Transfer RNA from a Solirubrobacteraceae bacterium, 72 nucleotides, folded computationally. Taxonomically the source falls in Solirubrobacteraceae (Bacteria, Bacillati, Thermoleophilia, Solirubrobacterales). It matches the Rfam family "tRNA". About the family: Transfer RNA (tRNA) molecules are approximately 80 nucleotides in length. The family's RNA type in Rfam is transfer RNA. The RNAcentral record of the sequence draws on ENA.

């Protein structure tokens, strides 16, 4: 330089192209308890950015950026 794989909430991880992007920890209120923890209710909070394709795109296609691996 080249090839390949990968970016989804604070972190981890899920999502045939189609209903409301789902879990787990954390976090915010309540609830239990003298209190704290644990524990039960409830909330808020994510698709890296830009084109294309499509009736529709997290999903596919291309280019960017970042991140990891392979090679001489």
């Nucleotide at each position: 330089g080249c090839c390949c794989c990968c970016a989804u909430g604070g972190u981890c991880u899920a999502a045939c192209g189609g209903u409301u992007a789902a879990g787990a920890c954390a976090c915010g209120g309540c609830c239990c308890u003298u209190u704290c923890a644990a524990g039960g209710c409830u909330g808020a909070g994510a698709c890296g950015g830009g084109a294309g394709u499509u009736c529709a795109a997290c999903u596919c296609u291309c280019c960017c950026u970042g991140g990891g691996g392979g090679u001489a």